Molecule: Bacterial RNase P class A
Organism: Spirochaetales bacterium
RNA sequence: GAGGUUCGACAAGUAAUCGCUGGUGCGAAAGCAUCAGAGGAAAGUCCGAGCUCCAUAGGACAAAGUGCCGGGUAACACCCGGGAGUCGUAAGGCUACAGAGAGUGCAACAGAAAGUAUACCGCUGCAUUGCAGUAAGGGUGAAAAGGCGAGGUAAGAGCUCACCGGCAUACUUGGCAACAGGGUGCGCAUUGAAAACCUCACUUGGAGCAAGGUCAAAAAGCAGGUAAGUGGUCCGCUUCAUACCUGCGGGUAGACUGCUGGAACCUGAUGGUGACAUCAGGUCUAGAUAGAUGAUUACAUAAACAGAACUCGGCUUACGGCGAACCUCUGUU
Numbered sequence: 001g002a003g004g005u006u007c008g009a010c011a012a013g014u015a016a017u018c019g020c021u022g023g024u025g026c027g028a029a030a031g032c033a034u035c036a037g038a039g040g041a042a043a044g045u046c047c048g049a050g051c052u053c054c055a056u057a058g059g060a061c062a063a064a065g066u067g068c069c070g071g072g073u074a075a076c077a078c079c080c081g082g083g084a085g086u087c088g089u090a091a092g093g094c095u096a097c098a099g100a101g102a103g104u105g106c107a108a109c110a111g112a113a114a115g116u117a118u119a120c121c122g123c124u125g126c127a128u129u130g131c132a133g134u135a136a137g138g139g140u141g142a143a144a145a146g147g148c149g150a151g152g153u154a155a156g157a158g159c160u161c162a163c164c165g166g167c168a169u170a171c172u173u174g175g176c177a178a179c180a181g182g183g184u185g186c187g188c189a190u191u192g193a194a195a196a197c198c199u200c201a202c203u204u205g206g207a208g209c210a211a212g213g214u215c216a217a218a219a220a221g222c223a224g225g226u227a228a229g230u231g232g233u234c235c236g237c238u239u240c241a242u243a244c245c246u247g248c249g250g251g252u253a254g255a256c257u258g259c260u261g262g263a264a265c266c267u268g269a270u271g272g273u274g275a276c277a278u279c280a281g282g283u284c285u286a287g288a289u290a291g292a293u294g295a296u297u298a299c300a301u302a303a304a305c306a307g308a309a310c311u312c313g314g315c316u317u318a319c320g321g322c323g324a325a326c327c328u329c330u331g332u333u
Base pairs, nucleotide, nucleotide: 001329002328003327004326005325006324007323008322010320013299014298015297016296017295018294020037021036022035023034024033025032026031039305043316044315046314047313048312049311050310051208052207053206054205058235059234060233061232063204064203065202066201067200068082069081070080071079072078083097084095085094086093087092098199099198103197104196106192107191120138121137122134123133124132125131126130146164147163149161150160151159165188166186167185168184169183171182172181173180174179212257213256214255215254221248222247223246224245225244227239228238229237262284264283265282266281267280268279269278270277271276
């Protein structure tokens, strides 16, 4: 200097004038003063919860979800640290990561044959154009029943042996564990995928702020049913004819609340590899409801993606420049 990998914070601002929403103070009111006023993703609506309602939030089945080990957290499919596999020269990245020996099914085409495989070419023997043996060599294919060497054979083949590989293991060492090293045994592995059905382990009531609550307003019922009870089925339980359910039809629909002090945020210390935990001190930072934060001037430069609607913890997606650490290559000293 070039290329790459992994992280971090920011994402505008200052002054003046006018304007919008909310809080606080003063005021009978009008109003005045002062303070605050969209994001790191507010997006997606993909997970998890807080909260509200359904008396049953009881049991079972079905269904759905998760899937290596150990931790963190209110919880999670999230985060941290490890293990295994895989990609990369590396820094590092990714994993739907339990089970293919419980069973069923699938793997096009090509090829002789695709899982109790098979003989197209080839090799060998006998014979004469056939029979028998073979799976070493060739071909097809993503994949053809492990590799290399020696022995053996009519020719060959784990047929036999040594080494490697593989499978198993109630042995041993390290580790909480996943797992790794070693030992021992076996001629030996189902080829792949379970993001196919399935098996195993664990988890799971439902609906949702348009939940729900209070006040106000309005009214017109008719017909049918015997059952109804917040995903489905069954059992249990509860209510029930002045009840409940279904269909058609009519009237009213305004205000308040839920609505923002939270598992909150910031700083420091201690412990921990880390996620994070504990303690101490400090801060109060939008609550609209056809939906508030804008306009002008000056300075300054600084741009992208982009606007809260009950709240919070995550993940995913979109995107601007700045900074740090690490890896590789090249050149110089």